[in-house]
Context: one part of a larger RNA
Molecule: small-subunit ribosomal RNA, 5' domain
Organism: uncultured soil bacterium
RNA sequence: GAUGAACGCUGGCGGCGUGGAUAAGGCAUGCAAGUCGAACGGACUUUCUAAAAUCGGAGAUGAGAUUAUAUCAAGUCAAAGGUCGUAGAAAGUUAGUGGCGAACGAGGUAGUAAUACAUAGGAACUUCCCCUUCAGUCGUGAAUAAUCCGUCGAAAGACGGACUAAUACACGAUGGUCUCAAAGAUUAAUUUCUGCGAGUAAAGUUUUAACGCUGGAGGAAAGGCCUGUGCGAUAUCAGCUAGUUGGUAGUGUAAUGGACUACCAAGGCUAUGACGUCUAGGGGAGCUGAGAGGCUGACCCCCACCGAUGGUACUGAGACACGGACCAUACACCUACGGGUGGCUGCAGUCGAGAAUCUUCCACAAUGGACGAAAGUCUGAUGGAGCGACGCCGCGUGAUUGAUGAAGUCCCUCUGGGACGUAAAGAUCUUUUAUGAGGGAAGAAGUUUAUUGACUGUACCUCAUGAAUAAGAGGCUCCUAAUCUCGUGCCAGCAGGAGCGGUAAUACGAGAGCCUCGAGCGUUAUCC
Repeated sequence: GAUGAACGCUGGCGGCGUGGAUAAGGCAUGCAAGUCGAACGGACUUUCUAAAAUCGGAGAUGAGAUUAUAUCAAGUCAAAGGUCGUAGAAAGUUAGUGGCGAACGAGGUAGUAAUACAUAGGAACUUCCCCUUCAGUCGUGAAUAAUCCGUCGAAAGACGGACUAAUACACGAUGGUCUCAAAGAUUAAUUUCUGCGAGUAAAGUUUUAACGCUGGAGGAAAGGCCUGUGCGAUAUCAGCUAGUUGGUAGUGUAAUGGACUACCAAGGCUAUGACGUCUAGGGGAGCUGAGAGGCUGACCCCCACCGAUGGUACUGAGACACGGACCAUACACCUACGGGUGGCUGCAGUCGAGAAUCUUCCACAAUGGACGAAAGUCUGAUGGAGCGACGCCGCGUGAUUGAUGAAGUCCCUCUGGGACGUAAAGAUCUUUUAUGAGGGAAGAAGUUUAUUGACUGUACCUCAUGAAUAAGAGGCUCCUAAUCUCGUGCCAGCAGGAGCGGUAAUACGAGAGCCUCGAGCGUUAUCC
C1' cells in the first nucleotide's frame, strides 16, 4: 500500500460500487418457460336470426246479470316481453392434438494438471432460425387424443368400448447441380471428367396480400475434430504400458482416428522426470513493486465443467438435457399399508455449521430473449427500490466578533502565578444540511398525431423556520508526532520490537493537558 474481510469503541447525510469465501450440507412456501385459435376437431360463454313449445295478458269481443246516458261478467281472440331446448351465423375463452421454444438466459466451481485453458495453425465435417438465388408445392388413404359410455384405485393415476380433425401419420406421382452406382477415360490418390441405371420431396392458413411447406447451390454466424508451444508441487513416486504402439480389412460417426472389432507385427513413453501421489477450474485481469518479479483468480467479460450421488439412452438442427425420461443408491415426505411423490450449485427466504455476508420487495416503463401476421402473453434475465460505514469519493456538525482572560478543574518555587482559553457567556450574521410548503424533469424510441414510467412526486428549482438535527477513536520511554500529577510497589498489570513495574514509574491504573486521524478510529488475519 491492498482486502468479497471479521472483531472492539463510536456513528449525521448523499452518490457509485459491493455483500454466503465455511457445509457441492438439508430445505417449508411462493414465483423463475412459455407461446400460437391466422395449423386442428371439440367444449363453454355472449349476441343475433329462424321455426316450435311454454309462461304472460296491453287490448278487443262478449253468453248473461242488474242499481240501466251506466256497472259487473263465464267464455273467445290476442300484441309486447320472459324461459327452456333445437338449427344457423358472428365474437370471445381454452382442456386436448399439432408447431416452435424449453440445449438460450440464470446459478455454482464439486471434479479436472489435461478429452481443460491461452496462443498459433490444420483437414476428414454439421447447422434449426437468418440472408441471397434456382426449381417445385399434384393425387390418395388409415388412424388417434379431446369427447361420450363403462371399469379399477385412498391418491398418484390406469384400462376397455364407440366417434372425429389437422401444417399429426402413411402411400403414390413428378423431379434436380441430391444419394447410390455398372462401365470408360485420367491421376500418386474414391483426384477429376463422362455417366447406362436405381432411389428419394412437399401443407396448408387468413383472404388478395402475405405468411408458410419441399428440394438444390452460395453466404453469415455458431459448433464438432486434430496438431505445435505454454501452463502447479513432489524422486521420502523410477520404471510404466496388451487396445498397449503400429499395419491390413471392417464396424461406427455429421466427420478423422484403436473410437470399437477380427487378424498380423512387437512395439510405444521415460532423469529434457514417464508412471504414481498431493493440490488446483483456466484466461482477460487484480494487488504490490522504479522495474524485473512476487502473490491472487471476489465483482465484470471469454472458455470449460457440474446440476442430490452413480449410470443409460430417447426426442431433437443442437442434450446424453438444473426446473425432461428410465434404472440403481442415500435421504425426506404422503398413505386407506396395497402403493405413490421429491431434488433451490435459479430469485427471495429457512435451519445448520461458522469470526462472518442482505428483502419470502416493485415493474415489464427501458434493454434483451421465447412464441405470435399482429395486438399481445411470458420473462426473480434485466431495470429499480430495501438492508449492511463493507469499500471508494463528496459534504456537514457553523462563521465573525467577544478579556473582568469569569466560574470550575489541573499544575507550581503557593499573600501570588500558569494552563484549558476567544474557549464559554454575550453580540452580529449565514442556512450547506435538517424540517415544512409550492413547482417538477430526462430516461420514451416505435408511423407524425395520440397512448405508454416500476423507479417517483425521485433528481432538481423556489420560499419559509431556526445554530437550529449531527464527534469520536487510538496514542503520548525509544523506534514514533505528543507529558505532568496522583495511586500501586517485580503486586496489579503493559507489550509490535527493545523493554517497563522491587516506594519519587513521562512505559501499569486514573485525572488534567497534548499529538494523530476523523464519520470514522484501532486490533486481528493474509499478500507485495